A computed fold for a 1485-nucleotide RNA from a soil metagenome, annotated as small-subunit ribosomal RNA. It matches the Rfam family "Bacterial small subunit ribosomal RNA". The sequence is in RNAcentral, with records from SILVA.
[in-house]
RNA sequence: AGAGUUUGAUCCUGGCUCAGGAUGAACGCUGGCAGCGUGGAUAAGGCAUGCAAGUCGAGCGAUCCAUCAUUCGCUAUAGCAAUAUAAUGAAGGAUGGGUAGCGGCAAACGGGUUAGUAACAGGUAGGGAACCUCUCCGAAAGUGGGGAAUAACUCGUCGAAAGACGAGCUAAUACCCCAUGGUCCGUAUAGAUGUAAGUCUCAUACGGUAAAGAUUUAUCGCUUUCGGAAGGCCCUGCUUCCUAUCAGCUAGUUGGUGAGGUAACGGCCCACCAAGGCUAUGACGGGUAGGGGGUGUGAGAGCAUGACCCCCAACACUGGAACUGAGACACUGUCCAGACACCUACGGGUGGCUGCAGUCGAGAAUCUUCGGCAAUGGACGAAAGUCUGACCGAGCGACGCUGCGUGCAGGAAGAAGGCCUUCGGGUUGUAAACUGCUGUCGUGUGGGAAGAACUUUGACGGUACCACACAAGAAAGGGGCACCUAACUCUGUGCCAGCAGGUGCGGUAAUACAGAGGCCCCGAGCGUUAUCCGGAUUUAUUGGGCGUAAAGCGUCCGCAGGUGGGGUAGUGCGUCUACUGUUAAAUCCCGGAGCUCAACUCCGGUUCAGCAGUGGAUACGGCUACUCUUGAGGCAGGGAGAGGUAAGCGGAAUUCCUAGUGGAGCGGUGAAAUGCGUUGAUAUUAGGGAGAACACCAAUUGCGAAGGCAGCUUACUGGUCCUGUCCUGACACUCAUGGACGACAGCGUGGGGAGUGAAGCGGAUUAGAUACCCGCGUAAUCCACGCCGUAAACGAUGUCAACUAGGCAUUGGGAGUAUCGACCCUCUCAGUGUCGAAGCUAACGCGUUAAGUUGACCGCCUGGGUAGUACGGCCGCAAGGCUAAAACUCAAAGGAAUAGACGGGGGCCCGCACAAGCGGUGGAGCGUGUGGUUUAAUUCGACGGUAAGCGAGGAACCUUACCAGGGCUUGAAAUCUAGCUGCAUCCCAGCAGAAACGUUGGGAGCCUAUCGAGGGUGCUAGACAGGUGCUGCAUGGUUGUCGUCAGCUCGUGUUGUGAAAUGUUCCCUUCAGUGGGGUAACGAGCGCAACCCCUGUCGCGUGUUGUUUAUCACGCGAGACUGCCGUGGUUAACACGGAGGAAGGUGGGGACGACGUCAAAUCAGCAUGGUCCUCUGACGCCCUGGGCGACACACGCGCUACAAUGGUUGGGACAAUGAGUUUAUGCCACUUCGCGAGAAGGAGCUAAUCUAUAAACCCAAUCUCAGUUCGGAUUGGAGUCUGCAACUCGACUCCAUGAAGCUGGAAUCGCUAGUAACCGUAAAUCAGCCACGUUACGGUGAAUACGUUCUCGGGCUUUGUACUCACCGCCCGUCAACUCAGAAGAGUUGAUAGUACCUGAAGCUCCUGCGUUAGUAGGAACCACGGUAAGAUCAAUGAUUAGGAGUAAGUCGUAACAAGGCAUCGCUAGGGGAACCUGGUGAUG
Repeated sequence: AGAGUUUGAUCCUGGCUCAGGAUGAACGCUGGCAGCGUGGAUAAGGCAUGCAAGUCGAGCGAUCCAUCAUUCGCUAUAGCAAUAUAAUGAAGGAUGGGUAGCGGCAAACGGGUUAGUAACAGGUAGGGAACCUCUCCGAAAGUGGGGAAUAACUCGUCGAAAGACGAGCUAAUACCCCAUGGUCCGUAUAGAUGUAAGUCUCAUACGGUAAAGAUUUAUCGCUUUCGGAAGGCCCUGCUUCCUAUCAGCUAGUUGGUGAGGUAACGGCCCACCAAGGCUAUGACGGGUAGGGGGUGUGAGAGCAUGACCCCCAACACUGGAACUGAGACACUGUCCAGACACCUACGGGUGGCUGCAGUCGAGAAUCUUCGGCAAUGGACGAAAGUCUGACCGAGCGACGCUGCGUGCAGGAAGAAGGCCUUCGGGUUGUAAACUGCUGUCGUGUGGGAAGAACUUUGACGGUACCACACAAGAAAGGGGCACCUAACUCUGUGCCAGCAGGUGCGGUAAUACAGAGGCCCCGAGCGUUAUCCGGAUUUAUUGGGCGUAAAGCGUCCGCAGGUGGGGUAGUGCGUCUACUGUUAAAUCCCGGAGCUCAACUCCGGUUCAGCAGUGGAUACGGCUACUCUUGAGGCAGGGAGAGGUAAGCGGAAUUCCUAGUGGAGCGGUGAAAUGCGUUGAUAUUAGGGAGAACACCAAUUGCGAAGGCAGCUUACUGGUCCUGUCCUGACACUCAUGGACGACAGCGUGGGGAGUGAAGCGGAUUAGAUACCCGCGUAAUCCACGCCGUAAACGAUGUCAACUAGGCAUUGGGAGUAUCGACCCUCUCAGUGUCGAAGCUAACGCGUUAAGUUGACCGCCUGGGUAGUACGGCCGCAAGGCUAAAACUCAAAGGAAUAGACGGGGGCCCGCACAAGCGGUGGAGCGUGUGGUUUAAUUCGACGGUAAGCGAGGAACCUUACCAGGGCUUGAAAUCUAGCUGCAUCCCAGCAGAAACGUUGGGAGCCUAUCGAGGGUGCUAGACAGGUGCUGCAUGGUUGUCGUCAGCUCGUGUUGUGAAAUGUUCCCUUCAGUGGGGUAACGAGCGCAACCCCUGUCGCGUGUUGUUUAUCACGCGAGACUGCCGUGGUUAACACGGAGGAAGGUGGGGACGACGUCAAAUCAGCAUGGUCCUCUGACGCCCUGGGCGACACACGCGCUACAAUGGUUGGGACAAUGAGUUUAUGCCACUUCGCGAGAAGGAGCUAAUCUAUAAACCCAAUCUCAGUUCGGAUUGGAGUCUGCAACUCGACUCCAUGAAGCUGGAAUCGCUAGUAACCGUAAAUCAGCCACGUUACGGUGAAUACGUUCUCGGGCUUUGUACUCACCGCCCGUCAACUCAGAAGAGUUGAUAGUACCUGAAGCUCCUGCGUUAGUAGGAACCACGGUAAGAUCAAUGAUUAGGAGUAAGUCGUAACAAGGCAUCGCUAGGGGAACCUGGUGAUG
């Protein structure tokens, strides 16, 4: 930093997709260790259990336990006794520990969550002279006297319990009273200060208000006041999501006065008064959402986000409320109501994990009912200390980041195996094995911290770390490999199975599916999914656009708003600058430091920018004041005009009516018909009526804001232009909302109605014709008044201003020159056009009338479809208009230009293409090929032209590939190996058989310089052979066709952003891209032509089989080149004419076929990749017979005919090419025989020597127009020849038979000169022949071409295109089938917020009664939940309805793209199965 994807290709526009980074993630496969982080995002759903807020005995009275001592009583023992001892009881006491209560402090912190909240909730900067503050710090003063109660406790009562009540006793740092007191509070006065509100006073007077003690000798408390610190409360500026399909909201609402209330200001609350307040700079409403520091991404601006950590807010089962207190309307406090759950003796009670663990549920998904107060911090306490699920730690999870490891070195027989292979090898790969080494990690043993500052005290933890030992031992996967995108092969599959982020892969050779091998990337992870930013300049501030791609409102006026000419002065608001304060910490960045490194943590530091303040500057913008004239306006004098409104007038045309003339048609069309007409049309003449529109002038003209405006005259009236040393003095430009105007069609009311003419009715056309064409014809078109408000309302180009070359034309005005005057000419202002410089543009194009260069303001656009549609709102009588989505769906849709192809577009040109001619085919019979049918088989291929007398230039067997049957299996033919046989091999005969084949008998009998061997042969076994099996859409080669058409390209240069163009276009010319000229082209190649062959004339030479010469054959030469003359043409190419010549403009003919097209034909001529089938059951091979020859029929190509230009008979004449016998037997003269085919003899010829009657033709005769003396099919009989063999299935001969057919419908073929037509001859193949075929050869030998309108094909050029698989293209709509989403829908259900009314818990406040107080009984106002009613908004659902989207091969038509066959399209109206058609008006796209 970009890439892929619209096209045949290109440029542009434009969307979609990808590569990057990130996450509180989840899922799939896999999983060694450690450190640091992190972990309920969903159900603010419900919760079992344990713990999470207590502490103080140095505030108080009790009470229990332990110990100690004392006193008293009693009992026992000893003693006479005093007394002693022991046990026991009591009392007060001491010490230590515990417990409930009174009291104090804490519980308002810490911890959790993000439901609500769009707000002074948060952030930031300020203010509070309008405030509060327990504890703490500093300062000043004080701490005197007295009193009455109450819990605990005891007794009693009620209750299941929770708990409640009564009586009695008692203490205090609990409570009350009195005293004292100030810099405290209140009132009043005075002074000072201040604009005022107010503040200050070490001024004064009066009144009021305090206190608590404890413990042991020193402190801690308590009361009042002032100040501080820290915390809180209130106010203000700025800032903070989407929606206008939410536009008006508001009665405590806005303000005032006075009471109340609060710590304090305030409608905070109340009474009264006034009627205000907010809003387009978005009020009110709806939706969504905790805010910030920050986090992710990004070059940045931004965009997205708000886990963990920090700050703030809000909440604590849901709703309401207050109490206590310094602080709460209080997470683990109270009261009430509700839902839920639990206990119950049914009377009543209890509870609140959004604390830490944990559980259920829902979910793709989120951990242990752990240890410890050792550290840090908190509460209480004088302290020891107690409490602390805050916190510190451990556990679980690859959830993330970071680090480490799974070894290191050597090791080529490049092992084996795998995979590939051109079979040679390559690769996996030094990889492994193997050898040596090390010990991170692991395991075991031993030692062992810091963390404690502080005497004590370590959960973590026998942890980190250290030492020793052991052994390579436990430790690698995931994704990908067509392109984007790093990485390729084989096999399988065969539009199947499947893949896929996009383009797209898969239909038999898939680097895209699946498997394998190999490779690439990352690595304890790797992929996928989801989401965010980026790429995306694809919302554009940085940084986009609007003529044709999406996009300029139809036009103008104009309020708010935005912007604004020259000068001077002031101000200092914006602006600039310096400094100050702040912007918490953490984070980011920079520099260091500590954990072995890193992640992580710690220390220090910098910057931008925001806000506030102070000082300064004054160019620019703002504001204030004064002034100016160039912007704008006015005035005066002139001008042009289809500008507007109203009234009047005019002629031509059309139609109607009346009358005359006239007499059969008129009208209409491509052609017709409907229609009109003998009841007199059309035509024509005269007169009269009606309505609408205004020819010529007329134009590229003029006017108007646009729509639009056209006969003439008059009246009224708007704008505009020119000229002027006149006046005002910035008065201007643009314009959201708003207003006015606004073609045609349409609507309403009333007129009018000639022509035209939706609808409608007829006639045609057509497969149909709801159309195009024709005849009628209603609304409408016209007028008046009122609506509608849209058009391709277009220059597809908003308005205003300035600047930036010109040329030409034209309209209106002015000036100058000139003139007698008018023209002409020059300059200038305002318009209207056209061509163009620079510049711009994707290109086309625009270009002083900009789409150029700038400024001001407005409108609009953001992929295509859905859709300018639905819903909602506003407007309208209606038609409908304006505003205006989404779900879903596609990967495009689109603009301009390019090359082709195509057009029922244009131009030029050519061709037996048409025309002009001649002869055929299509009808008959036969031959032959094809289709079809049939068959055991009728082998296969070829199918418009470019298959069909084609492959096949010879199917009786063979051929032969097909069928039936019989046989063979290393094979009919090839190569190799192993073993066996030493047999080569050949010949003869027999048997069975259709033959192949099988079998029997006999005879002859191997080679070699290399002799234990080799060669050859046979048999057996194995590799393999063999296949006319498949694929011509895997191929080579060959061929057809366009087409012997004149084209097809390249190099360099140039033009264009590019595809491409130029050259190759243009003019002349040619058979020709042949040649010439011109030219940003210059050259070149493949084609054309020529070179080659045959032929026509002459010369020379040679020659036997030919030969008088001339000829003939062969060879070598000559000749023709527009060379010569004339005319035309550009002094050209060339054309025409002429001369000479055998031949004249390529002399005639042949071979020769450019780049390419048709996936054209051929795997069966040959070759060949792949594949299939296999081998004692064949798709191989051999053989016999059959078939390829069938026959209702259809088609193609031919032959013979239909006759007199003929048939038959007799006689007569003239060719050319080519072929023919030696290792086989050909051509055959001639003679004889046969009617003949032919046979028997037999000369000649290995060929210019021999062999073949050429026929049409000519002469003569006959037939006389008929199914014939035409025609010969068919059939019967008899034969000949070839061949192993003519039955299926040969040819020929003779006799007999004698079919159809009398010139051929629609249609169609060939041919332009030695050609067509007619006539015969020869050859290849071949035993013979189905040959009437094919290929050659000669003989006789015409007609016609005006010409290019039309048909077909082709070439060049131009034009249009929505085609490029290229018109056999593309493509539209209804209908039918299935699927999907949304809309409407009688309704139904739910949620939410409000309004009105009812009810009114707890609680605060207030009132009344009782009571000494505490309280109690009742009431009032406010008020949560709840109820009723009518609506609103949003969802869910609903028979059915209409449209939309999608889906390889459904139906009907053919609307659009070419003049798309009626040019298309916009608006509107009517009509129609459907695309659509028609009317009116408009646009050119």